Model confidence (mean pLDDT): 81 of 100. A computed fold for a 75-nucleotide RNA from a Candidatus Woesearchaeota archaeon, annotated as transfer RNA. The sequence was found in a public genome assembly. Rfam family: tRNA.

RNA sequence: GGGCCCGUGGCCUAGUCAGGAUAGGGCAACAGGCUUCUAACCUGUGGGUCGGGGGUUCGAAUCCCCCCGGGUCCG
Numbered sequence: 001g002g003g004c005c006c007g008u009g010g011c012c013u014a015g016u017c018a019g020g021a022u023a024g025g026g027c028a029a030c031a032g033g034c035u036u037c038u039a040a041c042c043u044g045u046g047g048g049u050c051g052g053g054g055g056u057u058c059g060a061a062u063c064c065c066c067c068c069g070g071g072u073c074c075g
Stems, first nucleotide, its partner, number of pairs: 001074007010027004020058001029045005051067005
């Protein structure tokens, strides 16, 4: 330098192929309940605008282009 894969709350992950409207789940955090207290258990709350920018579209996490970061292979 070139090819391929990945990037989604604090952490992990689904959704991407085939665009469809408030981005789902688990853990963690916080609050309440229960308990003499803690843990466990139950209920609830906040936290994302999907790596960044641009484009296409009525509509983009999803399609296209460029860039950034990580992994891997080739030279």